[in-house]
About this RNA
Model confidence (mean pLDDT): 75 of 100. This is a predicted complex of two RNAs, RNase P RNA and transfer RNA, with 496 nucleotides together. It holds a member of the Rfam family "Bacterial RNase P class A". It is annotated as a ribozyme. From the family's description: Ribonuclease P (RNase P) is a ubiquitous endoribonuclease, found in archaea, bacteria and eukarya as well as chloroplasts and mitochondria.
């Protein structure tokens, strides 16, 4: 050079002119509370100063922080989510490293990566046959039929019994595989090596990965088909919620379950009294969860679901100091973790950054050249090309409760490591 | 901004792991004097990409589109 992995960072600058959002304090005037003044608050004007979109702000796929709801705790179902091992974290289906498969000549990338004797179920068509199966084409063995060949015998063709699954076919796959011995002919029948599958040992925290020993030489494939096992997991969302104001209709309708008892010591009502009704207290029993259990709270005359309607559509608050970021040092193969200094870095409410102008700057195309390089006898041809000059362009894209991460799109232009193929020194 | 919910000829609707099937419309024929109705026949699709599997509309994932709700 030239192809190719992996990671990182940038993604327009700069100058003027007008025009924004928001915090903070500063002047100046008016009101209000006061006997006056101070403090506070409010309204107006004026001018200062700080900050002001993203790597994805996106998708809405995950895991929280918060806020509210289920009364609370335990326990059990239901449902969903992860799925080799080991760490990282607030946690995660994310990140790191490492084992194993598979892809690639590497460098690297991919993996939905536990379990298939826990059960259940699919494997269409094709083909003899699709889980412990099975005979089309075929291999051999014996018996027989017609025909050749002089007999024994042997050949073609065909029939029958009976062996066999190694060849060939069918398929996406065929109940190991390659070689060699045995067999009528074959077959793990039998031997080596391979590949399955086993206790035991070594090395690793471990997943797993070795040499050697044994063994029946047989136990297909899907679980991103139900499933089983390990682990995790309440439901809703800032349009969650809290507060202030304004207004209607304390509106109508249905259903469930239940509407008992005992005290009366003490209070209050009626009452002459007995007595009755209340307040209060206990208890059955009822409610609120998917189920129980057991504790708490309600009710003990209420509880609790369901549909219809009306009213508000107003203002503050949540609202930005955070599992925040830079920067060094130290530990770790990393991820990240620990110390130690440092800054404060939008907070809107129909929703702010935004228009003009000029240089520049990155990119694409053209163009004009001093000139290179290659072919060629030459004419010429095919490439490249500083400066300079004309056009066009300048990505994908905007915060609304906020972080961790995945995915998705991205014009251009940098920087760092590895791998391969050529070439020079 | 958040929550959900879908996508099959031109329409509308089937088919839940094994050949994409009815219907309407569309074109040709038949019949008819002609129309129409009616027969017959044909065409025309799984939103896209990947990925599991032999084998996908169905099963997973990613993006595109379309609709629904929320003081």
């Nucleotide at each position: 050079g030239c192809g190719g992995a992996g990671g990182g960072c940038c993604g327009g600058a700069u100058g003027g002119c007008c025009g924004c959002g928001u915090c903070c304090g500063c002047g100046g005037g008016g009101c209000c509370c006061u006997c006056u003044g101070c403090c506070g608050g409010c309204c107006c004007c004026g001018g200062g100063g700080g900050c002001g979109a993203g790597g994805a702000a996106a998708g809405u796929c995950c895991g929280g922080a918060c806020u509210c709801c289920c009364u609370g705790a335990g326990a059990c179902g239901a449902c969903g989510g992860u799925g080799c091992c080991g760490g990282g974290u607030a946690a995660c289906g994310c990140c790191c490293g490492g084992c194993c498969g598979g892809g690639g000549c590497a460098a690297c990338c991919c993996g939905a990566g536990g379990g298939a004797a826990a059960g259940c179920g699919c494997c269409a068509c094709a083909g003899a046959g699709a889980a412990c199966a099975g005979a089309c084409c075929g291999c051999c063995g014996c018996c027989u039929g017609u025909c050749c060949g002089c007999a024994g015998c042997g050949g073609c063709c065909g029939g029958g019994c009976g062996g066999c699954a190694a060849g060939g076919g069918u398929g996406a796959a065929a109940c190991g595989g390659u070689g060699g011995g045995g067999u009528a002919a074959g077959a793990g029948c039998c031997c080596a090596c391979c590949g399955c599958g086993g206790g035991a040992c070594g090395g690793g925290c471990a997943a797993c990965c070795g040499g050697a020993c044994c063994g029946g030489c047989a136990c297909g494939g899907c679980a991103a088909g139900c499933c089983c096992c390990a682990c995790c997991g309440g439901g809703a969302g800032c349009a969650a919620u809290g507060c202030c104001g304004c207004a209607u209709a304390g509106g109508g309708g249905c259903c469930u379950c239940g509407c008992g008892c005992g005290g009366c010591a003490g209070c209050c009502c009626g009452g002459c009294g007995a007595c009755g009704g209340g307040c209060c207290c206990g208890c059955a029993g009822g409610g609120a969860c998917g189920u129980c259990u057991c504790a708490g709270c309600c009710c003990g005359a209420g509880a609790g679901g369901c549909c219809c309607g009306g009213g508000u559509u107003g203002g503050c608050a949540g609202c930005a100091c955070g599992a925040g970021c830079c920067c060094g040092c130290c530990g770790g193969c990393g991820a990240c973790g620990g110390c130690g200094g440092g800054c404060c870095c939008a907070g809107a409410g129909g929703a702010a950054u935004g228009g003009c102008c000029a240089u520049c700057g990155g990119c694409c195309g053209g163009g004009c050249c001093g000139u290179c390089g290659c072919c060629g006898c030459g004419a010429g041809g095919c490439g490249g090309g500083a400066u300079c000059c004309c056009g066009g362009u300048c990505a994908c894209a905007g915060a609304a409760u906020c972080c961790g991460g995945c995915u998705u799109a991205c014009a251009g232009g940098u920087c760092c490591u590895c791998c391969g193929c050529g070439c020079a020194a | 901004u958040g929550c959900c919910g879908g996508g099959u000829c031109a329409u509308c609707u089937a088919a839940u792991g094994g050949u994409a099937g009815g219907a309407u419309a569309g074109u040709g024929g038949a019949c008819u004097c002609u129309g129409a109705a009616u027969c017959c026949a044909c065409u025309c699709a799984u939103c896209u990409u990947g990925g599991u599997u032999c084998g996908a509309a169905u099963c997973c994932a990613a993006g595109c589109c379309c609709g629904g709700c929320a003081g």